[in-house]
Context: one part of a larger RNA
């Protein structure tokens, strides 16, 4: 760990509600006891209430009241009470298993703490304290040698006691041992015996240590089935409905009470909800600048200010520049001259759901999560708190490689080469290597994704470039005065400064880049020839490239691979799910027929957790049962077979060897996989 057994809502008081029976039109009902099969009296409910009460009474109370008020009666409406049967609720252990503790009465110092009696141990070596003898020595007292002498919570180290550091052992030899080191060993020392102190109490050179392997209060039993808003667990079946995680209140926040949300029963009879039209409320989203602010720029203006002048003093001059006024272009939750959609209100009109409301009984929840929209916080989060819808929760099924909350779509069985949804169609992989066209060469891309900047290409577009030859290529010149002055070792176009004229010309800069120590020496602007048709450019739109970095291994198309099987447009055609169709059953509800207990038709419906209703099916007894089965084999076992939608049920065989028990009904120790369940065997 397995297999078997054996393991959880019972029982009673009281109570309220439903069912169903008795009796009841002011009743209805138990039984000590005698009686004896049916009545009768006490008690209990009910037939009146009001008040604290006394007490009054169809009224009472309050209160000075006749006023008012508060319950009751009059009206509507209106009958109780008894018993079984379910559900719940109450008081009891109240559905099982669990506490840590609290309290009582007792046991216990044979372990260990401490103390008392009265006994017992302690190899051998080592130091060598007081005090002493003898010498010496000194007026003495001292003092120096020397031998004797023996003392210490003195030394070393055995026995003993102890437990310092490692290391072995850790289902060990051992519930604290072993190895090796290690401390103390004549002392506040170890030890035998035998006593003494007990539980809020004891002992403690004090660690909250020790008290029989148990100690911040021992153990035994009892109160005890202490309590547990807490964690676990709670045993057969089908069938109809189906939630919540919210408010609101709490010594309340993981609990419980009221409402909202889930059933079931009934009254009611369309009042709910939805579509259409009509008609209102309004101040959100936009928008705007007309107020209330804020903010940017430009003009006019110019309170104030600076600055450097002039002057005996009034001044001229530039410059900044507040507030107003203006133009142009803006923000705003707490700003509106403006102002939707939706929501929300009314009302006709329609069609439909056992829809809406009432009223009674029963829960379960009151830990919620993700997306989408609109908000708040702190524009980080799988973040937090809201509002409005969705999903999940409770919901499979197809797609998104896998992937509760995203897409499509809600699963009663069976079957289908029906037609489809999201999303796909080369191959894994079911279906187009499909049709017409585009762009892309970067494997971009092929189901997540980047930024300033910087290149490329298409497509449109501009152009005062172009057959009087254009951009590009080839061939050919690109020169003189002159090496321009100046500077300078040099400075010749091209180290610095100046200055940048003219000639000849088709055309050539006192030169725009390489070179030289300086020159030489290649290019370029310009310029003619030849060739010929298109060429340059910004913008915008598209689509690539670089920008572009992570940790075991490609690893950010699921993989293979692909130039389309990538991108963009526009098209047919298939593929695809438990959705829809079909075709056959099943089960629930309504209606119809039909009629009196059963069958047909028709329409709707039949995911599902906590949960709520309903309807079986087994196991034990017990009653029918002095029946029925049975050695011509019960009851159990262990196969096949057959019936049931299922718990299960039958029928036959074989084993087995003596009891079981149909129907209908009544009772419960009544169903196991789970509870570190308990108990036995492996």
């Nucleotide at each position: 760990g397995u297999c078997a057994a054996c393991g959880a809502g019972u029982u009673g008081u009281u109570g309220u509600u439903g069912u169903a029976a008795g009796c009841g039109a002011a009743g209805c009902c138990a039984u000590a006891g005698c009686u004896g099969a049916u009545a009768u009296a006490a008690a209990g409910c009910g037939a009146a209430g009001u008040g604290a009460a006394a007490a009054c009474a169809a009224g009472u109370c309050u209160a000075c009241a006749a006023a008012g008020g508060a319950c009751a009666a009059c009206a509507a409406c209106a009958a109780g009470u008894u018993u079984a049967c379910a559900a719940c609720a109450u008081c009891a252990a109240a559905c099982c298993c669990g506490a840590a503790a609290c309290c009582g009465a007792g046991u216990g110092a044979u372990c260990u703490a401490a103390c008392c009696a009265u006994g017992g141990a302690c190899a051998g070596a080592u130091u060598g304290a007081a005090g002493g003898u003898u010498g010496a020595u000194a007026a003495a007292c001292a003092u120096c040698a020397u031998c004797c002498g023996a003392a210490g919570g003195a030394u070393c180290g055995a026995a003993c006691c102890c437990a310092u550091a490692c290391g072995u052992g850790u289902u060990g030899c051992a519930a604290a041992a072993c190895g090796u080191u290690g401390g103390g060993a004549u002392g506040a020392u170890c030890u035998g015996u035998g006593g003494u102190u007990a539980g809020g109490g004891g002992u403690g050179a004090a660690a909250g240590a020790c008290c029989a392997a148990u100690c911040a209060a021992a153990c035994u039993c009892g109160g005890a089935g202490a309590u547990a808003g807490c964690u676990g667990g709670u045993u057969c079946u089908c069938u109809g409905c189906g939630a919540a995680a919210u408010c609101u209140a709490u010594u309340u926040a993981g609990g419980u009470a009221g409402a909202g949300u889930a059933u079931c029963c009934a009254a009611c009879a369309u009042a709910c909800a939805c579509a259409u039209g009509u008609u209102g409320u309004g101040g959100u989203a936009a928008a705007g600048c007309a107020c209330u602010g804020g903010a940017u720029a430009g003009g006019u203006u110019g309170a104030g200010g600076g600055c450097a002048c002039a002057c005996a003093u009034u001044g001229g001059g530039c410059c900044c520049g507040a507030a107003a006024c203006u133009u142009a272009a803006c923000c705003a939750a707490a700003c509106u001259c403006u102002g939707a959609a939706u929501a929300c209100g009314a009302u006709a009109u329609g069609a439909u759901a056992u829809u809406a409301u009432u009223g009674a009984a029963u829960a379960a929840a009151c830990a919620c999560a993700c997306c989408a929209u609109g908000g708040g916080c702190a524009u980080a989060a799988c973040g937090u708190c809201c509002a409005u819808g969705g999903u999940g929760g409770a919901g499979a099924g197809g797609g998104u490689a896998a992937c509760a909350a995203c897409c499509c779509a809600g699963a009663c069985c069976u079957u289908g080469a029906c037609a489809u949804a999201a999303g796909g169609u080369c191959c894994u992989u079911a279906a187009a290597u499909c049709u017409g066209a585009u762009c892309u060469a970067a494997g971009u891309g092929u189901a997540a994704c980047a930024a300033a900047g910087g290149u490329c290409a298409a497509a449109c577009c501009u152009u005062c470039c172009a057959u009087c030859g254009a951009u590009g290529a080839u061939u050919a010149g690109g020169a003189u005065g002159u090496a321009g002055g100046c500077u300078u070792a040099g400075a010749a176009g091209c180290g610095g400064c100046c200055a940048u004229c003219a000639u000849c010309u088709a055309a050539g800069g006192a030169a725009a880049g390489c070179g030289u120590a300086a020159c030489a020496g290649c290019u370029c602007a310009c310029u003619a020839a030849u060739u010929u048709a298109g060429a340059a450019g910004u913008a915008u739109u598209u689509g690539a490239c670089c920008g572009a970095a992570a940790a075991u291994g490609u690893a950010a198309c699921g993989g293979g691979a692909c130039u389309a099987a990538g991108u963009u447009c526009a098209g047919u055609a298939c593929c695809g799910a438990a959705g829809c169709c079909a075709a056959g059953g099943g089960c629930g509800u309504u209606g119809c027929c039909a009629a009196c207990c059963g069958a047909g038709c028709a329409a709707c419906g039949c995911a599902g957790u906590a949960g709520c209703a309903g309807a079986g099916c087994a196991u034990u007894c017990c009653g029918u049962a002095a029946g029925c089965c049975a050695a011509g084999g019960a009851a159990g076992a262990c196969a096949a077979c057959c019936c049931g939608u299922g718990a299960g049920g039958g029928u036959u065989g074989u084993u087995g060897g003596a009891g079981g028990u149909a129907u209908c009904g009544g009772a419960a120790g009544c169903g196991a996989g789970a509870a570190u369940g308990u108990u036995g065997a492996c």